[in-house]
C1' cells in the first nucleotide's frame, strides 16, 4: 500500500422556495441563517534536514466535506496478499 472483518468523535430531525408522492407528512433538488472538524486540501509552533528552502501533529484555517438514523468517516485492531 491493498483486501476482508470489527471498533471508530463533532455540529440545526433548522428556516425559505421548488419538484413529486402513498398529501395535517414525506422524500429529492437549489438557496439562507447557524454549526463542526476525522474523508481530501491549505497554513504553521515545537521539532528534523547545517543556512536560504524543504519536511512536518490529533494545532489552525474550513475551499471542499459534513451536522436524525443510515451511508460515509482520520484513526486503531485482527486476518490475508
Nucleotide at each position: 500500500c491493498u483486501u476482508g472483518c470489527g471498533g471508530g468523535a463533532g455540529a440545526g430531525a433548522u428556516c425559505g422556495g421548488c419538484a413529486u408522492c402513498a398529501c395535517g407528512g414525506g422524500u429529492g433538488c437549489c438557496g439562507g441563517c447557524g454549526c463542526c472538524g476525522a474523508a481530501g486540501g491549505a497554513g504553521c509552533a515545537a521539532c528534523c534536514g547545517c543556512c536560504c528552502c524543504g519536511g512536518a501533529a490529533a494545532c489552525u484555517c474550513u475551499c471542499a466535506g459534513g451536522c436524525a438514523a443510515a451511508a460515509g468517516g482520520a484513526c486503531c485492531g485482527c486476518a490475508g496478499g
Model confidence (mean pLDDT): 75 of 100. This is a predicted structure of an 81-nucleotide RNA (Glycine riboswitch aptamer) from Stappia indica. Lineage of the source: Bacteria > Pseudomonadati > Pseudomonadota > Alphaproteobacteria > Stappia. The RNAcentral record of the sequence draws on MGnify.